This is a predicted structure of a 73-nucleotide RNA (c-di-GMP-I riboswitch aptamer) from a marine sediment metagenome.
RNA sequence: GAAAAGGGCAAACCCCAAGUAAUUGGGGGGCGCAAAGCCUUUGGACCCCGAAAGGGGCGGCCAGGCUGCCGAA
Numbered sequence: 001g002a003a004a005a006g007g008g009c010a011a012a013c014c015c016c017a018a019g020u021a022a023u024u025g026g027g028g029g030g031c032g033c034a035a036a037g038c039c040u041u042u043g044g045a046c047c048c049c050g051a052a053a054g055g056g057g058c059g060g061c062c063a064g065g066c067u068g069c070c071g072a073a
Stems, first nucleotide, its partner, number of pairs: 001070001008033002013028006031060001037066003042063003046057004
């Protein structure tokens, strides 16, 4: 982070399975992403269960840390 090159991931939706749920896994499918790679034992927001305490979820919501491909200004 411009033009590329080699690529990578994969939204909504559909099918199957798990879960009280949020949601997760597999297959199809591509909205998008220069980190949509890793860390939640980094913090906040949001979502679910619960009277509460507390527990769970997301992390492609924002921020932070670590690592990585290419290479013009």

Rfam family: c-di-GMP-I riboswitch aptamer. Gene Ontology term of the family: cyclic-di-GMP binding. Rfam's curators write: GEMM was predicted in a large-scale screen for bacterial structured RNA regulatory elements.